[in-house]
Predicted 3D model of a 477-nucleotide part of an RNA (small-subunit ribosomal RNA, 3' major domain) from Methylobacter tundripaludum. Its Rfam family is "Bacterial small subunit ribosomal RNA".
Context: one part of a larger RNA
RNA sequence: UGACGGGGGCCCGCACAAGCGGUGGAGCAUGUGGUUUAAUUCGAUGCAACGCGAAGAACCUUACCUACCCUUGACAUCCAGAGAAUCUGUUAGAGAUAGUAGAGUGCCUUCGGGAGCUCUGAGACAGGUGCUGCAUGGCUGUCGUCAGCUCGUGUCGUGAGAUGUUGGGUUAAGUCCCGUAACGAGCGCAACCCUUAUCCUUAGUUGCCAGCACAUUAUGGUGGGAACUCUAGGGAGACUGCCGGUGAUAAACCGGAGGAAGGUGGGGACGACGUCAAGUCAUCAUGGCCCUUAUGGGUAGGGCUACACACGUGCUACAAUGGUCGGUACAGAGGGCUGCGAAACCGCGAGGUCAAGCAAAUCCCAGAAAGCCGAUCCUAGUCCGGAUUGGAGUCUGCAACUCGACUCCAUGAAGUCGGAAUCGCUAGUAAUCGCGAAUCAGAAUGUCGCGGUGAAUACGUUCCCGGGCCUUGUACA
Numbered sequence: 001u002g003a004c005g006g007g008g009g010c011c012c013g014c015a016c017a018a019g020c021g022g023u024g025g026a027g028c029a030u031g032u033g034g035u036u037u038a039a040u041u042c043g044a045u046g047c048a049a050c051g052c053g054a055a056g057a058a059c060c061u062u063a064c065c066u067a068c069c070c071u072u073g074a075c076a077u078c079c080a081g082a083g084a085a086u087c088u089g090u091u092a093g094a095g096a097u098a099g100u101a102g103a104g105u106g107c108c109u110u111c112g113g114g115a116g117c118u119c120u121g122a123g124a125c126a127g128g129u130g131c132u133g134c135a136u137g138g139c140u141g142u143c144g145u146c147a148g149c150u151c152g153u154g155u156c157g158u159g160a161g162a163u164g165u166u167g168g169g170u171u172a173a174g175u176c177c178c179g180u181a182a183c184g185a186g187c188g189c190a191a192c193c194c195u196u197a198u199c200c201u202u203a204g205u206u207g208c209c210a211g212c213a214c215a216u217u218a219u220g221g222u223g224g225g226a227a228c229u230c231u232a233g234g235g236a237g238a239c240u241g242c243c244g245g246u247g248a249u250a251a252a253c254c255g256g257a258g259g260a261a262g263g264u265g266g267g268g269a270c271g272a273c274g275u276c277a278a279g280u281c282a283u284c285a286u287g288g289c290c291c292u293u294a295u296g297g298g299u300a301g302g303g304c305u306a307c308a309c310a311c312g313u314g315c316u317a318c319a320a321u322g323g324u325c326g327g328u329a330c331a332g333a334g335g336g337c338u339g340c341g342a343a344a345c346c347g348c349g350a351g352g353u354c355a356a357g358c359a360a361a362u363c364c365c366a367g368a369a370a371g372c373c374g375a376u377c378c379u380a381g382u383c384c385g386g387a388u389u390g391g392a393g394u395c396u397g398c399a400a401c402u403c404g405a406c407u408c409c410a411u412g413a414a415g416u417c418g419g420a421a422u423c424g425c426u427a428g429u430a431a432u433c434g435c436g437a438a439u440c441a442g443a444a445u446g447u448c449g450c451g452g453u454g455a456a457u458a459c460g461u462u463c464c465c466g467g468g469c470c471u472u473g474u475a476c477a
Base pairs, nucleotide, nucleotide: 001477002476003474004473005472007471008470009469010468011467012466013465015461016460019425020424021423022422023421026316027315028314029313030312031311032310033309034307035306042053043052064302065301066300067299068298069297070296073125077124078123079121080120081119082118083117086103087102088101089100090099091098092097107114108113127291128290130289131288132287136285137284138280139279140278141276143274148187149186150185151184152183153182154163155162156161167178168177169176193268194267195266196265198236199235200234201233202232203231204230208225209224212223213222214221239262242256243255244254245253246252318418322377323376324375325374326373327372328371334365335364336363339358340357344353345352346351384415389410390409391408392407393406394405395404431453432452433451434450435449436448437447
């Protein structure tokens, strides 16, 4: 100087408390451990691994296993020889591959040849998701959006170092004020950026329809309009600016006015010096080491989907604030040409047929659901719950056996609110309800977004956890 203390003081955080809803019990989905296996590819492992890499394993992916094949190689550069390239069939085979038949003779040319592509041969070399993240770059997590981390000069100290950065107040903040052997400065904080909340203005198409007409069973459907909504450009607006009080005449705090918004208005992007030899050699790059008829490459089938068990994360429930049936209302944000696909017809349905429109404020996906209005069920393993299984189908796709999703009929398991323990959340939040997208042929209860309905509680900081500042002890570095 740090680190640590079941030392002290001050302060903060959904840290506790006060509340609301969960997890832990059930069934299923998914990830992991373990076990099994020819293989169940590899990585991630307290917080900070475990719906994680994977925004999507039937083949492919795929790295694993088995079998069958190749050895200048699937890919790159160089050399020599031959042939245009390319296309179509056929035989063997699981295919890779091997054989065979035919079509085809192109472009430039100084007529030697050349460019591109294919085949054969030789070697330089290719190749490696092989090892080392404890050799590395880059990227990332974490403490933590915590308020800290440092430097120049000066001063103090023999020195390590100190001072500044401590102190009195204050703040979300090393934020600001005052004091001060310090005076300044840098990286952080804040602001500048995006979005949302109000108003003005400009512009009205595909969007809008107040007033005036027309038409219709009806609809901005039509003439028209530029008000309103909205769209998207520009601007205004919030700064403790104003008032009162407290305070040290300061910084600031408390209350108020005005205001759509008030003291950082809400949300996002943004992550200091560093810590964890944290994670990643399997995104990529890369040193070293290793393999080179194999640890490289191709193909088919299988596996990653196994299952006495254990754990994590979720979904659905156990019901009446509910289930079922009928009627009826209101979103936002997205996506669409190998695409979204209306209407009509067929089917109980998944879906199918035909096919309009739309490269989209125009058309489509697209019915929002909870809600509201009625009816029914009457506390029961039930008209709750839907696992499991049998049958029949639909769709995608060469192909749904291993191993897809969905539909219909039948079947109807566990489950009556969950031990110890444990998690999230402070407001348009929790809870609850549906909708969309990426990936994607198909395959979400996951992920990322979107809106609808919409709470309770916070006395307080004694205690648990984490953190910041000052101080003290130490046989620790």
The sequence was found in a public genome assembly.